This is a predicted structure of a 72-nucleotide RNA (transfer RNA) from Papillibacter cinnamivorans DSM 12816.
């Protein structure tokens, strides 16, 4: 250097054109306990960067970052 994939909270992970972007760890606040821990009920967090289509893009193109796979 050529193709192919993937990039959503700390983390793992659904969604794939309109709804509050779900859920699982995990942090936190409350209850409950003599205390922690379990268990209940709340809350705070996320779409890699730029353009591009479209009324409307997290989802669909094209660049560019990073990663991964392969051929050479």
């Nucleotide at each position: 250097g050529g193709c192919c994939c993937g990039u959503u909270a700390g983390u793992c992970a659904a969604g794939c054109g309109g709804u509050c972007a779900a859920g699982a760890c995990g942090c936190u606040g409350g209850c409950c306990u003599c205390u922690c821990a379990c268990g209940c009920c709340g809350g705070a967090g996320a779409c890699g960067g730029g353009a591009g289509u479209u009324c409307g893009a997290u989802u669909c193109u094209c660049c560019c970052a990073c990663g991964g796979g392969u051929c050479a």
Background: RNAcentral holds the sequence, with entries from Rfam. Rfam family: tRNA. Rfam links the family to the GO term triplet codon-amino acid adaptor activity.